[in-house]
Molecule: RNase P RNA; transfer RNA
Organism: Geminicoccaceae bacterium
RNA sequence: UCAGGCGGCCGGAUGGCCGCCCCCGGGGCGACCCGGGGGAGGAAAGUCCGGGCUCCACGGAAACACGGUGCCGGGUAGCGCCCGGCGGGGGCGACCCCAGGGAAAGUGCCACAGAGAGCAGUCUGCCCGCCGGGGCCUGCGGGCCUGCGGGCGAGGGUGAAAGGGUGCGGUAAGAGCGCACCGCGGCGCCGGCAACGGCGGCGGCACGGUAAACCCCACCGGGAGCAAGACCAAGUAGGGACGACGCUCCCGCCAUGGCGGGAAGGCCGGUUUCCGGGCCAGUCGUCCGGGUAGGUCGCGCGAGGCGCCCGGCGACGGGCGUCCCAGAGGAAUGGCCAUCCACCGCCACUUUUCGCGGUGGCGGGGACAGAACCCGGCUUACAGGCCGCCUGGUCCC
RNA sequence: UGGGGCGUAGCCAAGCGGUAAGGCAGUGGGUUUUGGUCCCUCGAUCCCAGGUUCGAAUCCUGGCGCCCCAGCCA
Numbered sequence: 001u002c003a004g005g006c007g008g009c010c011g012g013a014u015g016g017c018c019g020c021c022c023c024c025g026g027g028g029c030g031a032c033c034c035g036g037g038g039g040a041g042g043a044a045a046g047u048c049c050g051g052g053c054u055c056c057a058c059g060g061a062a063a064c065a066c067g068g069u070g071c072c073g074g075g076u077a078g079c080g081c082c083c084g085g086c087g088g089g090g091g092c093g094a095c096c097c098c099a100g101g102g103a104a105a106g107u108g109c110c111a112c113a114g115a116g117a118g119c120a121g122u123c124u125g126c127c128c129g130c131c132g133g134g135g136c137c138u139g140c141g142g143g144c145c146u147g148c149g150g151g152c153g154a155g156g157g158u159g160a161a162a163g164g165g166u167g168c169g170g171u172a173a174g175a176g177c178g179c180a181c182c183g184c185g186g187c188g189c190c191g192g193c194a195a196c197g198g199c200g201g202c203g204g205c206a207c208g209g210u211a212a213a214c215c216c217c218a219c220c221g222g223g224a225g226c227a228a229g230a231c232c233a234a235g236u237a238g239g240g241a242c243g244a245c246g247c248u249c250c251c252g253c254c255a256u257g258g259c260g261g262g263a264a265g266g267c268c269g270g271u272u273u274c275c276g277g278g279c280c281a282g283u284c285g286u287c288c289g290g291g292u293a294g295g296u297c298g299c300g301c302g303a304g305g306c307g308c309c310c311g312g313c314g315a316c317g318g319g320c321g322u323c324c325c326a327g328a329g330g331a332a333u334g335g336c337c338a339u340c341c342a343c344c345g346c347c348a349c350u351u352u353u354c355g356c357g358g359u360g361g362c363g364g365g366g367a368c369a370g371a372a373c374c375c376g377g378c379u380u381a382c383a384g385g386c387c388g389c390c391u392g393g394u395c396c397c
Numbered sequence: 398u399g400g401g402g403c404g405u406a407g408c409c410a411a412g413c414g415g416u417a418a419g420g421c422a423g424u425g426g427g428u429u430u431u432g433g434u435c436c437c438u439c440g441a442u443c444c445c446a447g448g449u450u451c452g453a454a455u456c457c458u459g460g461c462g463c464c465c466c467a468g469c470c471a
Base pairs, nucleotide, nucleotide: 001393002392003391004390005389006388007387008386009385010384012340013339014338015337016336017335018334020039021038022037023036024035025034026033027032041368045379046378048377049376050375051374052373053225054224055223056222058276059275060274061273062272063271064270066221067220068219069218070217071085072084073083074082075081086100087098088097089096090095101216102215106214107213108210109209110208123156124155125152126151127150128149129148130147133146134145135144136143137142164182165181166180167179168178169177183205184203185202187200188199189198190197191196229297230296231295232294239288240287241286242285243284244283245282248263249262250261251260252259253258254257265280266279267278268277290470291469292468304323305322306321307320308319309318310317311316341366343364344363345362346361347360348359349358350357398467399466400465401464402463403462404461407421408420409419415451423439425437426436427435444460445459446458447457448456
């Protein structure tokens, strides 16, 4: 200096003027006024995961169904997230990517092409035999065509894939038929918590692919969602239709309908069973019709932010100090001016072969985006810029 | 704000691992004196990107767009 990799951060600044929302204090009968304080993000987004919270009264155990996750170890309230490893793949490299359990439990699928696609197979081919098969040619060494029977898994061809690969030997031709190396399977030893790795024998190869096909194994999971839910107020036709479950028995009292007690039965949120507990004379759902479009709470101290120290490779954990930081509703957080900072375009000058760069002037011009119950993650969008570490190349010393 | 569904030619749509059916509309041609009818023909980034697979409209992941439903009282 060029090209690149990884991690972290910012994403306009200052001043003036005019406004918006919330809270506190004071004033005013009131509309409102005065003073003070606070007021968007790294993604507030998508709503893809995990929780808090609330309701469906509830808690526990097992089985089944359904859904999800899937190398190993750790972190965490928890996760499908994060960290560190392992294995595979890519890159010269820094580094990046991987839904990465099981295909010898079973089932399914593998179109077209091809002879054959899953208990493999002979289209072409190589070779042997037919007491020298048959025919033709011959320079008698043999060559060409062809029938029947058999051996072969090498070569060609098809395909994404053809029942290990390369080489040597071997054979009539071939073939793990034999051997060496590689691959694969299994055994032993060693290292590691483990995934896994290394080494040494053994086996002649059996076991194609696909589970983001069904499935098997292991683990996890009740459902709905702040329009959850609670309270108050207003108003009316406190109404109608259909459906589901239930409205059982006994005793006592007042008395023909209630009240109390008991027994049995039923219900308790995917289904069933069991245990504890609770509830039961009406409860619930859908539709039609009617009324109202109000208020308060839930609702801002939290797995919270910042700084320092300690432990850990790291995710993270512990300790100490310090701070209080939007919350209203279809919903505020804005606008203008000046100067500056980035950025883009044009022109002039300068250095120069050009370009890059530097100086000055003019013009344009602030990325994605907008809290709506809250939190931890993931994913996606984002003009431009800053910092740190690292890799490869070129030039100079 | 929450929940649910859909995306295939200009329009309506079938297909759910193996060459993307069909109808209407449209282009071109034929039949006809001409028009209509009829017949033939043509036209697809399967919303986008990535992945699994020999092979993806279909299976998986992420994104984009569109549509529908949901207040309280009784």